[in-house]
This is a predicted structure of a 595-nucleotide part of an RNA (large-subunit ribosomal RNA, domain I) from Mesotoga sp. The RNAcentral record of the full RNA draws on ENA.
Context: one part of a larger RNA
RNA sequence: GGCACACGGAGGCUGCCCGGGCGCUGGAAGACGAAGAAGGACGCAGUGAGCUGCGAAAAGCCGUGGUUAGUCGCAAACAGACGUUUGACCCACGGAUUUCCGAAUGGGGGAACCCACAGGGAGUCAUAUCCCUGUAUCCCACAAUGAAUCCAUAGUUGUGAGGAAGUCAAACCAGGGGAACUGAAACAUCUUAGUACCCUGAGGAAAAGAAAAUAACAAAUGAUAUCCUAAGUAGCGGCGAGCGAACGGGAUGAAGUCUAAACUGUGCAUGUGCCAAGGAAGUACCCGUUGCAUGCAGAGGGUUGUGGGAAUCAUCAGCAGAGAGUACUGACUCUGCACGGAGUAAGAAAACCCGAAGUCAGAAGAACAGGAUGGAAGGCCUGGCCGAAGAGCGUGACAGCCGCGUAAUCGAAGACAGCAAGGACUCCGGAUGGUCACCCAAGUACCACGGGACACGAGAAACCCCGUGGGAAUCGAUGAGGACCACCUCAUAAGACUAAAUACUAACCAGCGACCGAUAGAGAAAAAGUACCGUGAGGGAAAGGUGAAAAGAACCUCGGAAGAGGAGUGAAAGAGAACCUAAAACCGUGUGUCU
Repeated sequence: GGCACACGGAGGCUGCCCGGGCGCUGGAAGACGAAGAAGGACGCAGUGAGCUGCGAAAAGCCGUGGUUAGUCGCAAACAGACGUUUGACCCACGGAUUUCCGAAUGGGGGAACCCACAGGGAGUCAUAUCCCUGUAUCCCACAAUGAAUCCAUAGUUGUGAGGAAGUCAAACCAGGGGAACUGAAACAUCUUAGUACCCUGAGGAAAAGAAAAUAACAAAUGAUAUCCUAAGUAGCGGCGAGCGAACGGGAUGAAGUCUAAACUGUGCAUGUGCCAAGGAAGUACCCGUUGCAUGCAGAGGGUUGUGGGAAUCAUCAGCAGAGAGUACUGACUCUGCACGGAGUAAGAAAACCCGAAGUCAGAAGAACAGGAUGGAAGGCCUGGCCGAAGAGCGUGACAGCCGCGUAAUCGAAGACAGCAAGGACUCCGGAUGGUCACCCAAGUACCACGGGACACGAGAAACCCCGUGGGAAUCGAUGAGGACCACCUCAUAAGACUAAAUACUAACCAGCGACCGAUAGAGAAAAAGUACCGUGAGGGAAAGGUGAAAAGAACCUCGGAAGAGGAGUGAAAGAGAACCUAAAACCGUGUGUCU
């Protein structure tokens, strides 16, 4: 030195474990912010580094309710306190305080800092110094003031518990912009893809939406959205790669409405008019800046496709009252009541009363003993009991009956949210027929050219949307039915609103898993987005387990200590804190054997 055996060291695989993760389901919620947010900086405890909590009133202050005998966070200890029916701590709700930075907003600034002004106060003999409140910009409303320029307007100033700004959930939605790698086995049309990404805006959903629709073998359907199907069909396509519908059918869910215009009042402006027109009409007066035309504002009216409405005429249709330049009539107009209908998610709109169930603390909750073993009984043996509860977790080994709970049941001073019905309040209400030809959304539809978007790449290319240039019609009208024309059919563009079925899940509540179990599962089971790295954008770890209970080893011996040996605790210390189990590589000791 090799090999074998035995015994160790070191190491941390494996097994077991879980207050951590991952995914999903149901519910509820879907915002916060100038009344200063999100996120931070710096502070606050008797001792206090980190985390948590809080804010100079600083691990907290006040009230209300709940619960309870203990408590002063994680987190031990010392010191010192609070509390036990006069109720601490804890839990829920409401309130107070809430430094500085941050949209940051008095001005500045290299965030958490610097410097002001005005008013009020403290302080000083007076300055100094300190405290409180206010002082950004834009929009809106109101008010004051007020040029060129008489009126006016612009402007300026002020007031406002009027509004905006910023953050987020790396999600979902709409709009405006918008790639390339890639695929086509190269590559240019094409594809990737209207994807990624950027910007804007919004909501709890968003968007879409009550037909200028779909269809058509029909005397058909009847807003939108989503899902299944139709269908990888019809089509598109260097007819390559690939892209890829719709109608119809079946489901979910269903809900429909308001303006513009014609016409009539009112107000304002301009013009016209005073011998006039006009004041419904009749008679007589009177007025005459009333009238008429145009424009604007707002009110009534009106809202449709078997076309509708306006205007006008006729007929019919509750009651009462008032008005009409004056007097007498009065078409007509208005008001109230009655009757009928409706309503706050659209359809006009605001607020209220009552208020079930619910959420935010909780309450109560059945039934077991003995024996042996053992450190310990819940396992075993014996005999019982409860069950609307035999879900689960814990307890010194495996517990329906030991503890917490579980089933069924109950509960709120306060806060949130307020269903249905009702009350109160508010709103609406002529019908039919005839005539007439006033209205029915204009630089619009449409056309040409150039683009985009439609499954559809210019194609026979409709439909839809933009840019440039031309440029209609008003129901005897207009658009569509995939060039175009005719017939036929369907529908009324150029204004607007609209719940539900649909999408998503950061945070909250309850639960589930042929999900993980510490190199897994989140990057993070731990002072983790920490330590550390980087100028920065950014990158980004490692690290769990004594025991049932610290009972965490008094005391003695060796040693400077580390560390050991005794003693003691414990079931076990070969569980001793470098602590459950403890594989292998690796390093040794002893014995045997070989050279």